[in-house]
RNA sequence: UUAAAUGUUUUCUAGGGUUCCGCAGCAAUUUUGUUGGUCUGGACCGAGAGAAGACACACAGUUAUCGCUGUGCCACGGAAGGAUAAAAGCCUGGGAGAU
Repeated sequence: UUAAAUGUUUUCUAGGGUUCCGCAGCAAUUUUGUUGGUCUGGACCGAGAGAAGACACACAGUUAUCGCUGUGCCACGGAAGGAUAAAAGCCUGGGAGAU
C1' cells in the first nucleotide's frame, strides 16, 4: 500500500421526535376545530462500536452412534446529507479522519 474477514435475526435499553391517541390552552358548543413535544404519557422509530437470547459458522474436547459441551478478540470518531409526520447512537458508516 492492497485484498479478505469480523455473520443473520428477535426482544429490550440508552436515545428520539410528534402523523395517530391522550393531556393542556383557546374557540365553538349537535358534532368538533385550532395551538402546544420547552406536554409526564399510550403507541411508534431505535444502536457496528449497548444488554440478553436464538440460529449459523470456525476451532477444541467428548460420544458405539444420534449428538453434547466449551471458546469466539478489538472497536476513538467529525461535519454534511437522507428517510419517515418528524427526529435520533436509525441509514450513508467498522465512512472521512485519528491511534
A computed fold for a 99-nucleotide RNA from Clostridium cylindrosporum DSM 605, annotated as Guanidine-I riboswitch aptamer. Of the family's consensus pairs, 100% are formed in the model. Rfam family: Guanidine-I riboswitch aptamer. Rfam describes the family as follows. This family represents a conserved RNA structure found upstream of the ykkC and yxkD genes in Bacillus subtilis and related genes in other bacteria. A reference for the family is Trachman RJ 3rd and Ferre-D'Amare (2021), "An uncommon [K(+)(Mg(2+))2] metal ion triad imparts stability and selectivity to the Guanidine-I riboswitch", RNA. Gene Ontology term of the family: regulation of gene expression. The same sequence occurs in records of 2 taxa. NCBI's taxonomy places the organism under Bacteria, Bacillati, Clostridia, Clostridiaceae, Clostridium cylindrosporum.